[in-house]
Two RNAs folded together computationally: RNase P RNA and transfer RNA, 412 nucleotides in total.
RNA sequence: UGAGUCGGCCGGGUGGCCGCGGUCCGGGCAACCGGGCUGAGGAAGGUCGGGGCUCCACAGGGCAGGGUGCUGGCUAACGGCCAGUCGGGGCGACCCGCAGGAAAGUGCCACAGAAAGCAGACCGCCGAGCCGGGCGACCGGCCCGGUAAGGGUGAAACGGUGCGGUAAGAGCGCACCAGCGCCCGGGGUGACCCGGGCGGCUCGGCAAACCCCACCCGGAGCAAGGCCAUACAGGGGAUGGGCGGCCCGCCCCAUAUCCCCGGGUAGGCCGCGUAGAUGGAUGGCCACCCCGCCUCGCUUGCGAGACGGACAGAACCCCGCCUACAGGCCGACUCACCGU
RNA sequence: GGGCGCAUAGCUCAGCGGGAGAGCACUCGCCUUACAAGCGAGCGGUCGCAGGUUCAAAUCCUGCUGCGCCCA
Numbered sequence: 001u002g003a004g005u006c007g008g009c010c011g012g013g014u015g016g017c018c019g020c021g022g023u024c025c026g027g028g029c030a031a032c033c034g035g036g037c038u039g040a041g042g043a044a045g046g047u048c049g050g051g052g053c054u055c056c057a058c059a060g061g062g063c064a065g066g067g068u069g070c071u072g073g074c075u076a077a078c079g080g081c082c083a084g085u086c087g088g089g090g091c092g093a094c095c096c097g098c099a100g101g102a103a104a105g106u107g108c109c110a111c112a113g114a115a116a117g118c119a120g121a122c123c124g125c126c127g128a129g130c131c132g133g134g135c136g137a138c139c140g141g142c143c144c145g146g147u148a149a150g151g152g153u154g155a156a157a158c159g160g161u162g163c164g165g166u167a168a169g170a171g172c173g174c175a176c177c178a179g180c181g182c183c184c185g186g187g188g189u190g191a192c193c194c195g196g197g198c199g200g201c202u203c204g205g206c207a208a209a210c211c212c213c214a215c216c217c218g219g220a221g222c223a224a225g226g227c228c229a230u231a232c233a234g235g236g237g238a239u240g241g242g243c244g245g246c247c248c249g250c251c252c253c254a255u256a257u258c259c260c261c262g263g264g265u266a267g268g269c270c271g272c273g274u275a276g277a278u279g280g281a282u283g284g285c286c287a288c289c290c291c292g293c294c295u296c297g298c299u300u301g302c303g304a305g306a307c308g309g310a311c312a313g314a315a316c317c318c319c320g321c322c323u324a325c326a327g328g329c330c331g332a333c334u335c336a337c338c339g340u
Numbered sequence: 341g342g343g344c345g346c347a348u349a350g351c352u353c354a355g356c357g358g359g360a361g362a363g364c365a366c367u368c369g370c371c372u373u374a375c376a377a378g379c380g381a382g383c384g385g386u387c388g389c390a391g392g393u394u395c396a397a398a399u400c401c402u403g404c405u406g407c408g409c410c411c412a
Stems, first nucleotide, its partner, number of pairs: 001336010012289007020039008041311001045322002048320005053221004060248004065217005070084005085099001086097004100212002105210002107206003122151002124147004129142005159177006178202002180199008225270004234261006240252003290309003294305005341411007350364004358395001366382005388404005
C1' cells in the first nucleotide's frame, strides 16, 4: 500500500420561526388563551422464544400432545448469552453447526443396475461334464458349481495397500494404515483428549421419518380482567357448571348454570407507567456548519452551484432472538507485496 | 393490539420425500349445411422468495413476502 476477519459505537449538529401530544401554574362562566417542563428506537418492526401481570382450583395426578437436545456456567426464565469439546470450511485472523440414540424396534432408499441390506453371479475369471470343429496346441456352444480380485450401474456395492496363498479367488493368513468394540494408565468438574494393549470385529445412510432416552411445558391472553352507566322481548334445548384434548380428583351450587336462536346497548373509568393515545402527538420551513456524490472554474487541492443524508416509527411492561438499515468513527488481528 | 390459517398452469383445486397432475379455459383436428354439445391431440409451471437437512425437497426445518379469517 492492497485485500480481509472480529468487536464496540454513532446514525446529522447549532440557532430562529410556525405547529402537535401530555402535565403543572395563572386567567376565563365556558370554548379557550398565555407561560414553564417534558415528548421514539437500535431496531419501537416480525410476533419467534421466555418472564412479569390478569382470569380460569390455591394450578393438583395420569394419559395424550408439544418443545428442547455435545459439556460446564450465567440468568427470574428461554430455543438466549459466555467459555470450552467435537465435526466441517478458510493459507490465515476467523467462521459455521436443530451436534443425543441407526449392534431397542418399525419404515424408506426412486431411476439405473445382476444385486440396495443378515445383499448379489450380468459380463469376466476358474474347475468338472456333454456336444461340435481342428492332425494337434486349442477354439466355440450348452449346463452344473466355485469366485466379490477386475468391468459396468448408482448418491451409496460389505475396509485400503502390499506379500503369501489358491484351480481362480476371498481378512483365508501376515505386515502396515484406517475404523469399531473392550481393557489399562494419565489429564480435565465435564463433553472429551493423550498413550499402551487385546479382538479379524470390518458393522451403509436417513431420526429437520415414526420412534427410544433425558429434561421442560396446565390453558388463555390487556379486545386479559375489574367497576360504573345505558338498552331490550323473549323462545327452545341440556342437566350439571368451573375444566378450552381425555380420565381421575377438587370447588361451586340448584329455579342455578351452560349451549343455541332472536332482540338490544355498544359509553366512561381503572388496568396504564415522570412519552403515553383510545382514530392514535414527537412535524415542517429558513440560515450556517458536517458528510457523500455530480457539474463548472482554475492557483492541483481549493472555491462556487445543484442534489442527497438510510431503515423505520412506541400502544400493558420487561429480557432475548431474527429481520431491515444511506453513510461514518474507534480498537484488536490476519494475509500478500514493497522499503529499512 | 392479540390469536390462527393459506400460497401449485389463466381460474378452481389434488399431490405431501423419488416422474408436477386433474377439471374448466385456450389452440388444432374430427363430427355438423353451420353453431353448440361430444370425441381426440396439443400448448401452458422460478410449486410465493431465500437458506438448510437429505443421494434426492412442491413435500421436512428455519427466516422473509403477500393474502385471508377470528376477538371487545

Rfam match: Bacterial RNase P class A. Rfam links the family to the GO terms ribonuclease P activity, tRNA processing and dimeric ribonuclease P complex.